[in-house]
RNA sequence: GGGCUCGUGGUGUAGUCUGGUUAACACGUCACACUGUCACUGUGAAGAUCGCCGGUUCGAAUCCGGUCGGGCCCGCCA
Numbered sequence: 001g002g003g004c005u006c007g008u009g010g011u012g013u014a015g016u017c018u019g020g021u022u023a024a025c026a027c028g029u030c031a032c033a034c035u036g037u038c039a040c041u042g043u044g045a046a047g048a049u050c051g052c053c054g055g056u057u058c059g060a061a062u063c064c065g066g067u068c069g070g071g072c073c074c075g076c077c078a
Base pairs, nucleotide, nucleotide: 001074002073003072004071005070006069007068010027011026012025013024020058029045030044031043032042033041051067052066053065054064055063
């Protein structure tokens, strides 16, 4: 230098192929109920504008371009 792949709540993932209503699930956190207390269990809530910038589109996590970071492979110099 070239190619592939990953990046989405605090954590781990799904959703991307085939653009479409409030981005889903588990764990965690908080509140309430339960209990003598904790835990367990039940109910509810908060929390991600999808790495960043731009473009296409009526509409982008999803398509396109650029860019940043992690991982893997190849090439070049020595």
The RNA shown here (transfer RNA) has 78 nucleotides and comes from a bacterium. The sequence is in RNAcentral, with records from ENA. It matches the Rfam family "tRNA". The family's RNA type in Rfam is transfer RNA. From the family's description: Transfer RNA (tRNA) molecules are approximately 80 nucleotides in length. Its mean pLDDT, the model's own confidence on a scale to 100, is 81.